[in-house]
RNA sequence: GGUGAGUAAGACUUGGGUAACUUACCCUUCUGAGGGGGACAACUAGAGGAAACUUUAGCUAAUACCGCGUACGCCGAUAGAAACUGCGGUUUUUAUCGGGAAAGCCGUAAGGCGCAGAAGGAGAGGCCCGAGUCCCAUUAGCUUGUUGGUAAGGUAACGGCUUACCAAGGCUACGAUGGGUCGCUGGUCUGAGAGGAUGAUCAGCCACACUGGUACUGGAACACGGACCAGACUCCUACGGGAGGCAGCAGUUAGGAAUUUUGCGCAAUGGGGGAAACCCUGACGCAGCAACGCCGCGUGGGUGAGGAAGGCCUUCGGGUUGUAAAGCCCUUUCGACAGGAAAGAAACAAAUGACGGUACCUGUAGAAGAAGCACCGGCUAACUCCGUGCCAGCAGCCGCGGUAAUACGGAGGGUGCAAGCGUUACUCGGAUUUACUGGGCUUAAAGCGCGCGUAGGUGGUUUGGUUAGUCUGAUGUGAAAUCCCUGGACUCAAUUCAGGAAGUGCAUUGGAUACUGCCAAACUAGAGUACAGGAGGGGAGAGCGGAAUUCCUGGUGUAGAGGUGAAAUUCGUAGAUAUCAGGAGGAACAACGGUGGCGAAGGCGGCUCUCUGGACUGUAACUGGCGCUGAGGUGCGAAAGCGUGGGGAGCAAACAGGAUUAGAUACCCUGGUAGUCCACGCCGUAAACGAUGGACACUAGAUGUCGGGAGCACUUACUCUCUCGGUGUCGUAGCAAAAGCGUUAAGUGUCCCGCCUGGGGAGUACGACCGCAAGGUUAAAACUCAAAGAAAUUGACGGGGGCCCGCACAAGCGGUGGAGUAUGUGGUUCAAUUCGAUCAACGCGAAAAACCUUACCUGGGCUUGACAUCCCGCGCUACCCUAGGAAACUAGGGGUUCCCUUCGGGGACGCGGUGACAGGUGUUGCAUGGCUGUCGUCAGCUCGUGUCGUGAGAUGUUGGGUUAAGUCCCGCAACGAGCGCAACCCUUGCCAUUAGUUGCCAGCAUUUAGUUGGGCACUUUAAUGGGACCGCUUGCCGAUAAGGCAGAGGAAGGAGGGGAUGACGUCAAGUCCGCAUGGCCCUUACGCCCAGGGCUACACACGUACUACAAUGGCCGCCACAGAGCGCAGCAAGACCGCAAGGUUUAGCAAAUCGCACAAAAGCGGUCUCAGUUCGGAUUGGAGUCUGCAACUCGACUCCAUGAAGUUGGAAUCGCUAGUAAUCGCGGAUCAGCAUGCCGCGGUGAAUACGUUCCCGGGCCUUGUACACACCGCCCGUCACGCCAUGGGAGUUGGUGUUGCCUGAAGAGGCUGAGCUAACCUUAGGGAGGCAGGUUUCUAUGGUGAUACUGAUGACUGGGGUGAAGUCGUAACAAGGUA
Repeated sequence: GGUGAGUAAGACUUGGGUAACUUACCCUUCUGAGGGGGACAACUAGAGGAAACUUUAGCUAAUACCGCGUACGCCGAUAGAAACUGCGGUUUUUAUCGGGAAAGCCGUAAGGCGCAGAAGGAGAGGCCCGAGUCCCAUUAGCUUGUUGGUAAGGUAACGGCUUACCAAGGCUACGAUGGGUCGCUGGUCUGAGAGGAUGAUCAGCCACACUGGUACUGGAACACGGACCAGACUCCUACGGGAGGCAGCAGUUAGGAAUUUUGCGCAAUGGGGGAAACCCUGACGCAGCAACGCCGCGUGGGUGAGGAAGGCCUUCGGGUUGUAAAGCCCUUUCGACAGGAAAGAAACAAAUGACGGUACCUGUAGAAGAAGCACCGGCUAACUCCGUGCCAGCAGCCGCGGUAAUACGGAGGGUGCAAGCGUUACUCGGAUUUACUGGGCUUAAAGCGCGCGUAGGUGGUUUGGUUAGUCUGAUGUGAAAUCCCUGGACUCAAUUCAGGAAGUGCAUUGGAUACUGCCAAACUAGAGUACAGGAGGGGAGAGCGGAAUUCCUGGUGUAGAGGUGAAAUUCGUAGAUAUCAGGAGGAACAACGGUGGCGAAGGCGGCUCUCUGGACUGUAACUGGCGCUGAGGUGCGAAAGCGUGGGGAGCAAACAGGAUUAGAUACCCUGGUAGUCCACGCCGUAAACGAUGGACACUAGAUGUCGGGAGCACUUACUCUCUCGGUGUCGUAGCAAAAGCGUUAAGUGUCCCGCCUGGGGAGUACGACCGCAAGGUUAAAACUCAAAGAAAUUGACGGGGGCCCGCACAAGCGGUGGAGUAUGUGGUUCAAUUCGAUCAACGCGAAAAACCUUACCUGGGCUUGACAUCCCGCGCUACCCUAGGAAACUAGGGGUUCCCUUCGGGGACGCGGUGACAGGUGUUGCAUGGCUGUCGUCAGCUCGUGUCGUGAGAUGUUGGGUUAAGUCCCGCAACGAGCGCAACCCUUGCCAUUAGUUGCCAGCAUUUAGUUGGGCACUUUAAUGGGACCGCUUGCCGAUAAGGCAGAGGAAGGAGGGGAUGACGUCAAGUCCGCAUGGCCCUUACGCCCAGGGCUACACACGUACUACAAUGGCCGCCACAGAGCGCAGCAAGACCGCAAGGUUUAGCAAAUCGCACAAAAGCGGUCUCAGUUCGGAUUGGAGUCUGCAACUCGACUCCAUGAAGUUGGAAUCGCUAGUAAUCGCGGAUCAGCAUGCCGCGGUGAAUACGUUCCCGGGCCUUGUACACACCGCCCGUCACGCCAUGGGAGUUGGUGUUGCCUGAAGAGGCUGAGCUAACCUUAGGGAGGCAGGUUUCUAUGGUGAUACUGAUGACUGGGGUGAAGUCGUAACAAGGUA
């Protein structure tokens, strides 16, 4: 210098201790350094080896090595003394004995550098102690050198550090042991803080150096670039044997989303060696690479409107890009080139610069070389067009995209940042969303089912002591750097330098003593005891009782009983049910009985006895804080269930049968076994609920009730007042999201315990404990969703409730559904049968499809077009004829215009041409306007102000009456108002006035005739008025009101009848094919013209009608009475012809004048006589008429002939409450012609309504709700299929530990050492000492068993989650149809 593998404590941080220690180099002081000896490297000569290297013999020096002498205050032992003390010792000192040193070199010298012993210092280190330091209890017990002692060994040093012996200890719920994860800190990021996360760079400490073990040397290592051994790996090899360790700097490879140069220099700073010169230093100083970060700067400035061109948009006017550009005038940072040129360097006069010719300065040229990225639906600053069409795609959350996308992609524009900008990953914040600061638990998640009680927490009054907590001062420490403040240096800044502050902590020490703790003493208000009372389904045991059910026996008695919505199974003629008497047996205890009592909870109910617990009241005698709570623990604990043994009447899971039903493993019925009961033993759970833990204190009341006590007046019975305890209702303050709670708190406080932290997965899996089992307790994760939930609000809905209305039902009359025909629709068919229309389409758009209409089909044609505007040319046009053709049209011929004029021309019209454009019944009614339908002519829908509520909202608008009506009255925290209702409008019914022609005619005249004169009284016409208002009266009802019932009067009576009139809104209702219109689409065709066809088809189904089925009728004859309309391309009288439809002819009439136009049913008379008819008229044949260019497909009518079905219509269903239904005819629109349809008109003219139970629709109030595209809602489970994660699983296979045995390298200790051996001693023999060797103990690794934990995988299997519109049912939400 590197790295963070290991390590949860031998680490680290902080504060202490070492009287239990060491320290080379450095500093200071004192003392000493005398005299000897023997070797071995290098070297030389051999030998072996591939190499690494090894080996033999010989020579030699030292500050290398070894004795001897000397030595202090050094070390050891013994015996004292003094001081200090932590009582163990330490320091000083005295005496005796034993032991221990040294080295010289340089220099002429001075001197310098060294050497040895001792003491002190500085710095460094070792060891010890207090406190702090992650997660898991689904890890609860761990430990044998373990805990302590004695002795010895060992260490620098204390110590089980090691060994022997002795004792049996030590740790742990304040979390031991085990498992997982992790280097620690100063700090860093974040945060208002408290905290949370983190530990790169810089700094301190620790650990490690290929993996494991080991020691050696040394002051220091068990040593990164030393040694030995073992292992894995790589390399060399002559196969014998050797070598290696980048977590040093570069660099390589691999892995990976990803991380640099095999650079320069020791010039500076620092380090090592050396006396020094100097050497070493990939520490370090620099440079290189990377926008990786921070900071600074630039990419130009000014002027410039024809607002250029281009782009984009457009309402086509314009807008925007945009002073932006161009143009003109300037400047030159950075960059480029050229010239100059540092500081960094200094102890010493000199020398010395990697960076570097760098920073910096000057000059030259020139706007020159220099802008991107993300975003523009909301959050969130920023909008348009095109493309796309639930596709492609986007997306942080909500969510965009299904033909007009500010959300996708592109473009234009804009916004934000800017040499960066976005994305991804991670951390903190927001999140008071783990809540110490700072949360909760009735209903949102959350109070243990309830007691007793251990540890713990907490605790009444007074006094004294103590000072542990607490408060305060001082001292030491809290390294530096960082953060903060002040100032300085790089042009500024980032950066850096200096000073200060801070460091909330720890330790020591002084002080304070209120509070808490501790100690001591006392007290009685908490708690308990005693005595006296009364209340009670409190508990346990024993005995007794009556009613009822069932069964048995007997009597009476006869055909049913029973059961249900209705039935059946069942019982009964072998005598049931019913009834009477007797008996048996089991279970439960009616009425009293009560938001009454008791109990901790579960729970407790006939009566008596025995035993027994608790609460309450009164007295105030006793104890003297003995109290509260309570993790673990322990006991009790409904029902069901389990075991053993009894018992068994009734009831009744399972089961059986009968019903119901699409099914019915259910609901209902008939039976019926466990069980229910008793004894003993388990289980230990419930919506075990007040969904509300326990204790204590405080905080308005009112009113019931239960058990005690006291008092007053005393009427002696209740009552009244006060009080204690329990149990209810209402309510103030307060609380609460609200509902609500409210002295029995969910209020205000204190103490203690339990529990919660989004929904699902799941109270599940695994593990553990308990249980006979069933199962219980404890209790996750993966994965998945953006919700799940609470309370309240407004609606909607209910097989919820109340009130009310409507031809809604009922009461009636007539129909439809059956027949034939007409007409519309569906379906089918077709070249086409054009299109639209679902209660609210279906005789509808269509108030008229033969052509036309016409949109459809086939065929033939046209392409600026059938139609509009603009431009150019011509005036040949229009019109007629001929030919072709189905026609459109084409070709030829004839023909040859009008208006104005200033005479130039212009316009109309037509033809030809060019392009802009025309045109489209093509598409989208889910882009729209307008119009319309429907709920519904239902009585509702709202607003302002006020009030209430946090709010959504409420009130008003609800309530009591009343009405056709939210109509009106009364009441009321509401008071008013608007749109609706009603009225105003039209028509009809009565009267009056005015006016009389075309109307009318009483009286007068006249006539065939109101025909005419005359008149306007009447009728009538059409204008204006009147009249009706519960106004009157009387009565009744009502509240003295509103109003209702009845009456009078009146033409009309309670809105007189009818019409027009349709609130806020709903249905993306209908219509782009009435019209208008955005977008899209077609443009020699999806446009336009023409001919023919089709819309008229036909097995069938449906709707709406007509005509009938006959005698209340058909037919024939006679005869009477309307209203409202229409008429000139018209209505047409009359006359004549025709059987008739009709034809011919033409008087009258633009109509109160003329015409259509005879009204019909009715009435009178005749005939028919109950039949498929003299009913009915379809169908078909024939003959005609009319309209029209044309009746074949495909018109209407007439005549003759034909004469079908049909004899009153199943299930079902429609209309109508009075001039209505029914029935009868008449007219009109459309229209050439063509109604059984539609719109109108009048004639004749009924029946019935008890009533609101039911069906349908609607209104108001209320209730429930899991619905809000609102019940055609929501939603559950199985099954089937795909995918995902997970549990079990015969096993298989890894990892990490523990442990028995075997092995036992290197090394260390012991023993041995017959081999070898220089220094010292020697009596010369040897000895001391040493070495090799041997052996033993410990031990890494390895082997072999066992065991624990953990991972992967596994046929098969379990459930879970999630998926598109799958299958089966309908369990839940409403009384959800069985709460």